[in-house]
RNA sequence: GCCGCUGUAGCGUAGUGGUAGCGCACUCCCUUGGUAAGGGAGGGGUCGUGAGUCCGAUUCUCACCAGCGGCA
Numbered sequence: 001g002c003c004g005c006u007g008u009a010g011c012g013u014a015g016u017g018g019u020a021g022c023g024c025a026c027u028c029c030c031u032u033g034g035u036a037a038g039g040g041a042g043g044g045g046u047c048g049u050g051a052g053u054c055c056g057a058u059u060c061u062c063a064c065c066a067g068c069g070g071c072a
Base pairs, nucleotide, nucleotide: 001071002070003069004068005067006066007065010024011023012022013021018055026042027041028040029039030038048064049063050062051061052060
């Protein structure tokens, strides 16, 4: 330098065009003499950045950024 894959909550991840979910963690409550375990409720996301297409984009297209891999 060229090609490919990945980027979604604190962490790990699902989501192939129609209001973004799940697990763990966190907060509150129940249970206990107290803790752990268990149960219930709740908060937290400019979906890597910018543009384009579309009535509508996490999803499709382009550029860029970061990480990983391959070729040279």
Description: The prediction has a mean pLDDT of 82. A computed fold for a 72-nucleotide RNA from an uncultured Alphaproteobacteria bacterium, annotated as transfer RNA. It was read from a public genome assembly. Rfam family: tRNA. Rfam links the family to the GO term triplet codon-amino acid adaptor activity.